[in-house]
RNA sequence: CGCCGCGCCCCAUGCAGCGGCGCCUCUCGAAUCGGGUCAGGUCCGGAAGGAAGCAGCCCUAAGGGAUGGUGGCCGGGUGCCGUGGAUCGCGUGGCA
Numbered sequence: 001c002g003c004c005g006c007g008c009c010c011c012a013u014g015c016a017g018c019g020g021c022g023c024c025u026c027u028c029g030a031a032u033c034g035g036g037u038c039a040g041g042u043c044c045g046g047a048a049g050g051a052a053g054c055a056g057c058c059c060u061a062a063g064g065g066a067u068g069g070u071g072g073c074c075g076g077g078u079g080c081c082g083u084g085g086a087u088c089g090c091g092u093g094g095c096a
Stems, first nucleotide, its partner, number of pairs: 002095007010085005015079002018075004022070003025066004034059004042051003
């Protein structure tokens, strides 16, 4: 130098993990112009009764939060991990 193999490097991919987004759950959330219920008070009425409706309470939108979940999507200076490929390069073993 030649041939064969193995590891690394390289490519694709799976799994895991991490991050982002989405979704779910929980939670906060309209002081003022969301909805419901509206004490008191107000208004109408001779009365019966009716009307609008502040505070309070309940619910929710936009939006926010979670030390929550995730058979979804995306990403990587992640991995003593798996599979396949490539075999130009590096290392290494064998053969003549």
The RNA shown here (Bacterial small signal recognition particle RNA) has 96 nucleotides and comes from a Planctomycetota bacterium. Its Rfam family is "Bacterial small signal recognition particle RNA". About the family: The signal recognition particle (SRP) is a universally conserved ribonucleoprotein involved in the co-translational targeting of proteins to membranes. Rfam classes the family as a non-coding RNA gene. Gene Ontology terms of the family: signal recognition particle, plasma membrane targeting and SRP-dependent cotranslational protein targeting to membrane, signal sequence recognition. The source organism's lineage runs through Bacteria, Pseudomonadati and Planctomycetota. RNAcentral holds the sequence, with entries from ENA. The model forms 93% of the base pairs in the Rfam consensus.